[in-house]
Context: one part of a larger RNA
Molecule: small-subunit ribosomal RNA, 5' domain
Organism: uncultured prokaryote
RNA sequence: AACGAACGCUGGCGGCAUGCCUAACACAUGCAAGUCGAACGCGUGUAGCAAUACACGAGUGGCGAACGGGUGAGUAAUACGUGGGAAUCUGCCUAGUAGUGGGGGACAACCCGGGGAAACCCGGGCUAAUACCGCAUACGCUCUACGGAGGAAAGCGGGGUCGCUGUUGGAUGAGCCCGCGUUGGAUUAGCUUGUUGGCGGGGUAACGGCCCACCAAGGCGACGAUCCGUAGCUGGUCUGAGAGGAUGAUCAGCCACACUGGGACUGAGACACGGCCCAGACUCCUACGGGAGGCAGCAGUGGGGAAUAUUGGACAAUGGGCGCAAGCCUGAUCCAGCAAUGCCGCGUGGGUGAUGAAGGCCUUCGGGUGGUAAAUCCCUUUCAGCGGGGAAGAUAAUGACGGUACCCGCAGAAGAAGCCCCGGCUAACUCCGUGCCAGCAGCCGCGGUAAUACGGAGGGGGCUAGCGUUGUUC
Repeated sequence: AACGAACGCUGGCGGCAUGCCUAACACAUGCAAGUCGAACGCGUGUAGCAAUACACGAGUGGCGAACGGGUGAGUAAUACGUGGGAAUCUGCCUAGUAGUGGGGGACAACCCGGGGAAACCCGGGCUAAUACCGCAUACGCUCUACGGAGGAAAGCGGGGUCGCUGUUGGAUGAGCCCGCGUUGGAUUAGCUUGUUGGCGGGGUAACGGCCCACCAAGGCGACGAUCCGUAGCUGGUCUGAGAGGAUGAUCAGCCACACUGGGACUGAGACACGGCCCAGACUCCUACGGGAGGCAGCAGUGGGGAAUAUUGGACAAUGGGCGCAAGCCUGAUCCAGCAAUGCCGCGUGGGUGAUGAAGGCCUUCGGGUGGUAAAUCCCUUUCAGCGGGGAAGAUAAUGACGGUACCCGCAGAAGAAGCCCCGGCUAACUCCGUGCCAGCAGCCGCGGUAAUACGGAGGGGGCUAGCGUUGUUC
C1' cells in the first nucleotide's frame, strides 16, 4: 500500500460497486423452457337454424430445450496461452442454381374392455397431417471395374419479405494435429506390452493404435521420464521506481463438472444441470407387490463456520426461444430490499463574543489551563423532516424502477461524533491510585512507595462516519 475480509467500540445522509473464500454437505416450498391453431385430427364451452367463427384442453407434428444461468470437485495436460497446420462437419442466417409430379399404409388422441394402492400399463376398434413409406424425375450430388448404378420434396394462409427438396459458395460455430510456454518434491531413477513402428482392415464428420488381426522390437528418461503432493488456465488484479513477487473474487474468453460411477439414444449440435437406461449411497410414498427424487439455477432452510443478503417487483428497457403476426415464456436481465463490506462525496453549523464567567484539573497559592471554547447577540438551512410540482430512460403505443431523480415552498441550530494513542522507535504530560501486586507489551522493555510505560482523571496528539485489532500478500 492492498483486501470478496472478520472481531471490538461507535454510527447521520447519498452515489457507485461488492457480498458462502468454509461442507462439489443435505435440502421443505415456490418459481427458473417453452412456443406454434397460418402443419393435423379430436373434445369441451360460447354465438348462430346451420355452414362456421372464437376461446380453452389433452394429443400427433415442428422448432427450441446443446443457448442463457451455476460451480471449481476433477485436471500438471484429452486443459489453458500463443503461433501455425490439414484429413473435417455445421440447424437457423446469407448469395447462387435446379426443382416442388403422382400414390400408399399406419399410429396417438378418441371409443370399448382389462390390470394396478399408486406410478402407470395392456388388448381390441376408428382417424388426420408439414408424421411415415414406395413410385416418377434429377443437375455441376454420391459410388464406379468409367460400361454404368444410386439418391428428393410439403404444404399452409384468401394470397406471401411463409415454407419444403437437391446442390455450389459464404458467414458463424465446432471437432482434430503440431511447435513453444505453464507448480513443488530425487528422502520418487528407472518407466512402458496397444507399449513404439509397419502392412491390411474396422470405425469416425475427419487424421490417427482410436480399435482389431498379423509382423518387427521398439518408445520415454538427470534438458528429470515414472511416481507422490498441490492446482481449473488466461485477459487481468495487488504490490513495486522497475525488474520481480504474490494472486486468478466481481467482469470477459476457454475448459471441466451437474447426487456418485458407467452407458448410449435423439439430434445440425449432447454422451445432455431442471432428458433416458443400469448400478450405488441417501431421502420420501406404499395396500409390501412396487414406485418417486437430485438447488454447483433464483430466493429460501438446516448444518459447517470468525463470516457473507429477500422464500421481493417487472418483462418497461437490452437480449434469448417459439410464432406471419398479435403475442406467450424468460429468477437471463433490468430494478428494488438487507449489510459502513469497499471507494467517492456531503453534513453534524457560520459570524460575533473577555468580567478571559462557572464547574473540572494543575499550582511554587501569585496564578495557570480549560478558552472564543460556552453563554450572549446576529445569520444561514446542505442533509434528514413536512407540503406542492414532477421527468429522461420510449420511435406511434407500452415505465417494474417511481410519485424515484430533480425543481419550488415551509419550520427551526434545530435530528446527526466517535475511536485509537501520548517511555523510545513515533506526533502527543501532569496529578492521583497501585506497590514485581493488579496489570501492559509490535520490538527494546515497564511495575518491588513519588511509575510521562499499569488503572483513573485533567490536558494533549492522530484519524474521522469511522477508528482500532487480527489475518493474508507485496